[in-house]
Context: one part of a larger RNA
Molecule: large-subunit ribosomal RNA, domain I
Organism: Piscirickettsia litoralis
RNA sequence: UGCAUACGGUGGAUGCCUUGGCAGUUAGAGGCGAUGAAAGACGUAAGAGCCUGCGAAAAGCUUCGGGGAGGUGGCAAAUAACCUUUGAUCCGGAGGUGUCUGAAUGGGGAAACCCACUGACCAUAAGGUCGGUAUCAUGUACUGAAUACAUAGGUGCAUGAGGCGAACCUGGGGAACUGAAACAUCUAAGUACCCAGAGGAAAAGAAAUCAACCGAGAUUCUGUGAGUAGCGGCGAGCGAAAGCGGAUUAGCCCAAAAGUUUAUUAUGUUGUAGUGGAACGCUCUGGGAAGUGCGGCGAUAGAGGGUGAUAGCCCCGUACACGAAACGGCAUUUUAGAUGAAACAAGAGUAGGUCGGGACACGUGUUAUCCUGAUUGAAGAUGGGGGGACCAUCCUCCAAGGCUAAAUACUCCUAACUGACCGAUAGUGAACUAGUACCGUGAGGGAAAGGCGAAAAGAACCCCGUUUAGGGGAGUGAAAUAGAACCUAAAACCGUAUGCAU
Numbered sequence: 001u002g003c004a005u006a007c008g009g010u011g012g013a014u015g016c017c018u019u020g021g022c023a024g025u026u027a028g029a030g031g032c033g034a035u036g037a038a039a040g041a042c043g044u045a046a047g048a049g050c051c052u053g054c055g056a057a058a059a060g061c062u063u064c065g066g067g068g069a070g071g072u073g074g075c076a077a078a079u080a081a082c083c084u085u086u087g088a089u090c091c092g093g094a095g096g097u098g099u100c101u102g103a104a105u106g107g108g109g110a111a112a113c114c115c116a117c118u119g120a121c122c123a124u125a126a127g128g129u130c131g132g133u134a135u136c137a138u139g140u141a142c143u144g145a146a147u148a149c150a151u152a153g154g155u156g157c158a159u160g161a162g163g164c165g166a167a168c169c170u171g172g173g174g175a176a177c178u179g180a181a182a183c184a185u186c187u188a189a190g191u192a193c194c195c196a197g198a199g200g201a202a203a204a205g206a207a208a209u210c211a212a213c214c215g216a217g218a219u220u221c222u223g224u225g226a227g228u229a230g231c232g233g234c235g236a237g238c239g240a241a242a243g244c245g246g247a248u249u250a251g252c253c254c255a256a257a258a259g260u261u262u263a264u265u266a267u268g269u270u271g272u273a274g275u276g277g278a279a280c281g282c283u284c285u286g287g288g289a290a291g292u293g294c295g296g297c298g299a300u301a302g303a304g305g306g307u308g309a310u311a312g313c314c315c316c317g318u319a320c321a322c323g324a325a326a327c328g329g330c331a332u333u334u335u336a337g338a339u340g341a342a343a344c345a346a347g348a349g350u351a352g353g354u355c356g357g358g359a360c361a362c363g364u365g366u367u368a369u370c371c372u373g374a375u376u377g378a379a380g381a382u383g384g385g386g387g388g389a390c391c392a393u394c395c396u397c398c399a400a401g402g403c404u405a406a407a408u409a410c411u412c413c414u415a416a417c418u419g420a421c422c423g424a425u426a427g428u429g430a431a432c433u434a435g436u437a438c439c440g441u442g443a444g445g446g447a448a449a450g451g452c453g454a455a456a457a458g459a460a461c462c463c464c465g466u467u468u469a470g471g472g473g474a475g476u477g478a479a480a481u482a483g484a485a486c487c488u489a490a491a492a493c494c495g496u497a498u499g500c501a502u
Base pairs, nucleotide, nucleotide: 001501002500003499004498005497006496007495008494009493015487016451017450020422021421022419023418024417025416026415027414028413029411030410031164032163039101040100041099042055043054044053046079049075050074051073061095062094063093064092065091066090070083071082072081106115107114108113116133117132118131119130120129121128122127135161136160137159138158139157140156141155142154143153168199169197170196171195172194173193179186183233209216210215220247221246222245223244224243230238231237251403252402253401254347259339260338261337262336263335266332267331268330269329270328271327272326274322275321276320280295281294282293284291296313297312304316305315306314352376353375354374355373356372357371358370359369362388383398384397385396386395387394438445439444458486461473462472463471464470
């Protein structure tokens, strides 16, 4: 040094576990905000820090209910001081308080800071307490220039708005990479993105619609029609509609209604705390019984979880039954408002035409239809639009005013439940002090890190040692090679002992 065997060290794979995730189902909710939101800063407990809660009335105050023996949130024990059957802690309803920043709104500002004016009251020596003072829009009153009337402007008052929020929705703007095997029309795509606005849905909507000589009868969503008819450097690609089958159905109005909505009355139902809730013992093994054996019981309850191993009958629950002082939701209903509603009297600078664009599956094409930047410009129901150039016939409808539930889309959020979903390199980035530590001037990027034991019973005491580290006894425990660097403990890697070989 190698090989073999045994025993260790190191290391943390694997197995098992789950506080956390992921994807859904069914319901609910679909907003919060000048009565100051979302998000924060700083404070706040007997005692330092972080988290949670709360706000100078500060882990809390008042009140109304529930509940019934302990309690003073978690990491996190112990102590101190207290509260509590005169009902605490805890749970729910309604109130009160709610520093400073933030739309932030008295002015300023490098957010959580600086500096004011003004009214009332209290004090009067300073001062203190409570309130008001942003902008815009609308309405209204007063005032009021150049400039006579007026108007602009100014001032006061009242009402409203402003900001945030995951997706869904409508409208206004609107790419490129890419594909076409290059590229320009085209595609990607009216996508991404930006802006405005709204609602719990939004939008659309009661035919100047389709159809085809038969007829249908608002809109929306959906299966089919159909990758069809078509469009297309007829390339790449794009791509309908009628009809038929379903979901859901609802119609109305123009000096007003259907409806929507606010408050209110009543009835019903439901939510926000909760209450009751069946039925088992012995034996054996074992540290421990829920396991074994024996004999019982309940079931409208054998969903699930816990308990020292696997429990219907030990505990929490479960089926089922019941419950609200207070505040809500929904349906119907009573009463009173608001909105619908600012214009129109059947819809004129409109329909239509020409030029230029855009939308329609449809790229100007033989291109109808719809929208409109420019320019023109009718008719008046004896009328007008459409039926894919255009004309006639025929059929059909009535534009240029408005409202309208449901079927449809989505899930930041709440509750219950589910999974041939994950199980700590997985599953969220995050099971743990996680958007933390750390990196970056900044926008931004962004980790690692779970497991003793049934119970801390977390090793009194003794010994070695530097009043160490670490270890040896003793003790606890079923187990300590379960000892906190703690379940299991693979491999690489490093040793010790023995044998053999060199």